RNAcentral holds the sequence, with entries from ENA and SILVA. A computed fold for a 1515-nucleotide RNA from an uncultured bacterium, annotated as small-subunit ribosomal RNA. Its mean pLDDT, the model's own confidence on a scale to 100, is 84.
RNA sequence: AGAGUUUGAUCCUGGCUCAGGAUGAACGCUGGCGGCGUGCUUAACACAUGCAAGUCGAACGGGCGAACAGAGGUAUGGAGUAUUCGUACAAUAUACAUUUGUAAGCUAGUGGCGAACGGGUGAGUAACACGUGAGCAAUCUACCUCAAGCAGUGGAAUAACAACGGGAAACCGUUGCUAAUACCGCAUAGAGUCUACCUUCGGCAUCGUAGGUAGAUAAAAGGGUUUCGACCCGGCCUGAGAUGAGCUCGCGUCCGAUUAGGUAGUUGGUGAGGUAACGGCCCACCAAGCCCGCGAUCGGUAGCCGGACUGAGAGGUUGACCGGCCACACUGGUACUGAGACACGGACCAGACUCCUACGGGAGGCAGCAGUGAGGAAUAUUGGUCAAUGGAGGCAACUCUGAACCAGCCACGUCGCGUGAAGGAGGACGGCCCUACGGGUUGUAAACUUCUUUUGCAAGGGAAUAAAGUGCGGCACGCGUGCCGUUUUGCAUGUACCUUGCGAAUAAGGAUCGGCUAACUCCGUGCCAGCAGCCGCGGUAAUACGGAGGAUCCGAGCGUUAUCCGGAUUUAUUGGGUUUAAAGGGUGCGCAGGCGGGGGAUUAAGUCGGUGGUGAAAUUUUGCGGCUCAACCGUAACAGUGCCAUUGAUACUGGUUCCCUUGAGUGUGGAUGGAGUAGGCGGAAUUUGUGGUGUAGCGGUGAAAUGCAUAGAUAUCACGAGGAACUCCGAUCGCGUAGGCAGCCUACUAGGCCAUAACUGACGCUCAUGCACGAAGGCGUGGGGAUCAAACAGGAUUAGAUACCCUGGUAGUCCACGCAGUAAACUAUGAUUACUGGCUGUUUGCGAUACACAGUAAGCGGCCCAGCGAAAGCGUUAAGUAAUCCACCUGGGGAGUACGUUCGCAAGAAUGAAACUCAAAGGAAUUGACGGGGGCCCGCACAAGCAGCGGAGCAUGUGGUUUAAUUCGAAGCAACGCGAAGAACCUUACCAGGGCUUGACAUCCCUCUGGCCGGUACAGAGAUGUACCUUUUCUUCGGAACAGAGGAGACAGGUGGUGCAUGGUUGUCGUCAGCUCGUGUCGUAAGAUGUUGGGUUAAGUCCCGCAACGAGCGCAACCCCUAUCUUUAGUUGCCAUCAGGUAGAGCUGGGCACUCUAGAGAGACCGCCGGGGAUAACUCGGAGGAAGGUGGGGAUGACGUCAAAUCAUCAUGCCCCUUAUGUCCUGGGCUACACACGUGCUACAAUGGCCUGAAACAGAGAGAAGCGAAGCCGUAAGGUGGAGCAAACCUCAGAAACCAGGUCCCAGUUCGGAUUGUGGGCUGCAACCCGCCCACAUGAAGUCGGAGUUGCUAGUAAUCGCGAAUCAGCAUGUCGCGGUGAAUGCGUUCCCGGGCCUUGUACACACCGCCCGUCACACCAUGGGAGUCGGGAGCACCCGAAGCCGGUGACCUAACCGCAAGGGAGGAGCCGUCGAAGGUGAAAUCGAUGACUGGGGUGAAGUCGUAACAAGGUA
Repeated sequence: AGAGUUUGAUCCUGGCUCAGGAUGAACGCUGGCGGCGUGCUUAACACAUGCAAGUCGAACGGGCGAACAGAGGUAUGGAGUAUUCGUACAAUAUACAUUUGUAAGCUAGUGGCGAACGGGUGAGUAACACGUGAGCAAUCUACCUCAAGCAGUGGAAUAACAACGGGAAACCGUUGCUAAUACCGCAUAGAGUCUACCUUCGGCAUCGUAGGUAGAUAAAAGGGUUUCGACCCGGCCUGAGAUGAGCUCGCGUCCGAUUAGGUAGUUGGUGAGGUAACGGCCCACCAAGCCCGCGAUCGGUAGCCGGACUGAGAGGUUGACCGGCCACACUGGUACUGAGACACGGACCAGACUCCUACGGGAGGCAGCAGUGAGGAAUAUUGGUCAAUGGAGGCAACUCUGAACCAGCCACGUCGCGUGAAGGAGGACGGCCCUACGGGUUGUAAACUUCUUUUGCAAGGGAAUAAAGUGCGGCACGCGUGCCGUUUUGCAUGUACCUUGCGAAUAAGGAUCGGCUAACUCCGUGCCAGCAGCCGCGGUAAUACGGAGGAUCCGAGCGUUAUCCGGAUUUAUUGGGUUUAAAGGGUGCGCAGGCGGGGGAUUAAGUCGGUGGUGAAAUUUUGCGGCUCAACCGUAACAGUGCCAUUGAUACUGGUUCCCUUGAGUGUGGAUGGAGUAGGCGGAAUUUGUGGUGUAGCGGUGAAAUGCAUAGAUAUCACGAGGAACUCCGAUCGCGUAGGCAGCCUACUAGGCCAUAACUGACGCUCAUGCACGAAGGCGUGGGGAUCAAACAGGAUUAGAUACCCUGGUAGUCCACGCAGUAAACUAUGAUUACUGGCUGUUUGCGAUACACAGUAAGCGGCCCAGCGAAAGCGUUAAGUAAUCCACCUGGGGAGUACGUUCGCAAGAAUGAAACUCAAAGGAAUUGACGGGGGCCCGCACAAGCAGCGGAGCAUGUGGUUUAAUUCGAAGCAACGCGAAGAACCUUACCAGGGCUUGACAUCCCUCUGGCCGGUACAGAGAUGUACCUUUUCUUCGGAACAGAGGAGACAGGUGGUGCAUGGUUGUCGUCAGCUCGUGUCGUAAGAUGUUGGGUUAAGUCCCGCAACGAGCGCAACCCCUAUCUUUAGUUGCCAUCAGGUAGAGCUGGGCACUCUAGAGAGACCGCCGGGGAUAACUCGGAGGAAGGUGGGGAUGACGUCAAAUCAUCAUGCCCCUUAUGUCCUGGGCUACACACGUGCUACAAUGGCCUGAAACAGAGAGAAGCGAAGCCGUAAGGUGGAGCAAACCUCAGAAACCAGGUCCCAGUUCGGAUUGUGGGCUGCAACCCGCCCACAUGAAGUCGGAGUUGCUAGUAAUCGCGAAUCAGCAUGUCGCGGUGAAUGCGUUCCCGGGCCUUGUACACACCGCCCGUCACACCAUGGGAGUCGGGAGCACCCGAAGCCGGUGACCUAACCGCAAGGGAGGAGCCGUCGAAGGUGAAAUCGAUGACUGGGGUGAAGUCGUAACAAGGUA
């Protein structure tokens, strides 16, 4: 960076598609490791369970309470004392319970702080929500910091607790007691607050700041420790700061106008209320405002941003993760508490849902972390730890923390690593695949050798993250901080990492391979199965389907799907267009808007510069650095293109102002016009009326008919009526903004132009919305109505003809007044201004040095340069070069349709989609082909002629039918007497039957035999079988050659298929004159030129001209035959002369003169003369000549066309059959026969038939398994015979028509010969199916042929016979040969075919083309539709919860006052405003659905016509 796709090809326009990147992805196949990240995009669906917000006992009263101390008691025990010796007392000690005190610690409750953070989600929100930048002189701020000051004195309660009571529970009530850092009163009050006044400074309007005076008013709480000094933690007031929050404003922020008007607290004011604070925030009153085309309102969609993806950029898309802001917490409403909430894990109410219940009543809210269900293509663990970071509380220790840090799962992404490395060719074996069978490929791949060990496994060692914090001790000082020592704290983790050992050991797939796009073959399949992103593949040789081999691209991934950007300059600011491709409004005027002439001054809004602030961090970019690298991370810088402020500059734009005249306008003077409106006038013509003349038709058409006319038409004359249009002039003309305007006159109105340069002084240009005008046709009302003429009627045409043609004919056409508002309203070209090279015509002006020329202005035309354009073309009247403004376009169809809206009386107009569908639709030009387009030309093409065919009979071929088979092919010309130059068997391919299976034929192997050939007999239809006779060569004696038999398999064989797989051959256009190339030139290109043009020719034949010059294949010539002559030669040919000779005869000698034969030559070339023509080519005429303009004929067939013909001549790929689709044999069939067609033969007769006669006269051929003479036999076919001849010798072989004579006398005949009978002949193994010939007999149709159609232009047609190939036999066919021998051709209008030029084209499979619409069928989406169902939003009314506020408060009440009564103050209750949900109603809107209905789209082979494309047959 581009590529594919419209066409036969080209250029352009234009859409569709692809290659790239990206993702919170999903799906398919596959999967080794690690690092770093990410992970419900759907149901803001519902949630079991656990955890996620607590903490403080150093605020308080209680409760529990280890431990310690004391006290008495009981028990054990008994030092000791006393003793009556029985016993009594009894310390210390131990145990137990009780009690008192101290008390670590724990704690429900009161109280404090926190719970408004952190975490989640994106439903709502189009908004000051967010972003950015300002502002608050209109504000608040707990905890924190700094500063000043203060803490005096009293009081009343209440939880807990206890008792009693209610309840299933949740929980609650009554009575009684008690504490505080809980609550309340009083005192004190600086700078606090409020009121009033004065002063300073400042500002931004209200005002702010500082100071002063007077008055009023509001505080507090204690706790811990103590060495008793105090210290620490708290409390109150005030100020300042910090942080956080609130509010206001400028600018920016999606789509829809098929949403154009919205708004009543609405906009503003005054006053009051409320708030931390401004404010209609709320209320009362007053005014009537406010928003909106610079898009209000309404509807739809959406959290916004930093950023992310993409892009060269500008942009476009996006808003996961991370970060900032906002909003929300089941749905809706509400406030309370508080510094902060209208509060995710608080409260109240309403609603829905779920759960518990003893049915009375209660409980709940995962959009916190896990997890469950559901939804979905789809998204993880009911993990660990507070070690770190951060947060709450606390003096602290510490507690809490699903924030956070870690771990787990998933290839979801990204980065890194590995699956080994090096060597190793007899390019190994084997295998797969391919093959031309030789080989190639897989493939250095493997094996093998050497090496390594990342990863893995095993073992050992083993971190950092704790810089820090805690406790204890010590030291220092500024006294709550620092330092030192020591102690303790690690989830992840025995992890990362390191070392050692082992051993290539544990580790590769996915997609693709027709083009785009890197990579090719085989097999299978056979428009099937399937593929496909686009173009498109697949119908028997598929690089496109499926498999395989190989290859290519990526690689632990690879593909697919979805989405976004790119490519797409395909919305175009950068960076597009509008004559014909989509696109200029029908035209003008003109408001808003946009843009705007020259000079001076000023300003500084735009613009440009400096400076400052801000533009958070992260991200991006760059440098450096840290994890082994990288990803990742750290750090610094740049950037952040923006906004704000400030200060400068002043060229340009803008504002203000003063001037100017060239833009524009006005005046004056001219000429000009079919410009408009109104009125009047005129003649011709059509029609019609009356009258006259006049008589049988008129009219109309391609031809007719309908129609009119003897009741007098048409025609003609005269007079009249009426309506419409204005002949000639007339034009490439004029005028008008466009539509449009045409007899003449008058009036009114308007315009442009020229000249002049007096006036104004930029007054200009364009113009969305708007207003006006606007052909024809149409509508309304009223007139008018001659002509013409939709509809309609009739007549024709036609298959039909609701058309074209004809005869009529109503609306309408005309006028007036209204409506309508569209046209191919076109120059398919918007308006204005400026600039840019020439020629030419014309209209109207100007100009007195230039006037028939030249110049100048405004128009109307034609042609060209530059330039532009895809080209065609445009080209001072631009489609050129520039500027301004408006309008419009963005693939085709659906569709200018539907719905909605506006306008309209209606018709309809304007505005104007979507679903769905296609890969095109289109423009210009090119080459062809075609045309019921044109021009020129040719051809037996027509015409002019001759003879036919089509009718008959027969022959032959074909179709059809039949059949066991009637083998196959050929199919318009260009199949049909064709393959077939010859089917009785054979041929033969077909049918029936009988046989064979390595085969009838070829090659190879093994065994046996010795033949093969020939012959005999039998069976059989034959093939064949059986039996027998006869019978090899060489040899080293093994065998070999050859032949036969048998066997096994490779193979043979196939007239089986495909001529649409092919070669070769052939037909045809067409013996038509064409078809091409090289170089050059032109064109962007396809292509053109040459090859066209003027002449000429049979011819692209030649000449001339020419951006062409040459060349090739064709034409012509060269070749053959033929026509004339010469020469050479002279047998088998010939015979003039000479001689001989015969019945006759070149028969003989002889000769080669002639004919002839066959070799070589000559000759003809427009060469000569004349006319024409360009003096050319050439042509016409003439001479000469055997022949005259290629003399006649043949061979010769360009590039190509028809998928033309042939697989059955042959060859051949592939497919198919293999005891048969091969092969052999017998018989049959190809010869059938209601019929149809082609080609022929013979005729229909007198230009004839028949008979007789005259040996009338040819040419070209053939001949040995042959031609076969003479002679003889037979009526004949033929037989016999066997001379001669491998041929200028002999034979076939007699030519016939012709000529002469005779006869027939127009008839189904003396024409014609079919058919049939009988008897023969020939060939052949054999003539039944199924041959030919002869004789006799029989004697059919047919009397010249409808529509139509064929051949032929001179030795031709016609006519006459002869020969040959094939062949045993069989020709009316075919191929040749000669004899006799015409007619006509004016000419190119027409038919057919062809050539050249040109034109149109929507054709290119090329007119046998293309293509339109209805109907029928199937499917799809969609409009209407009686209605039905649902959603969201608003409006009106009803009801009115919680709650705030207000009122009331007869009831209740601890603190204060009061001795008391009572007061003050407060509260319950009640009432009211507002108020969610709910209910009702009317209308609008969106969606779904609906019998039926409308059109639309799509769909290999349906129906009817033929509308369009050519003059498309009526442009």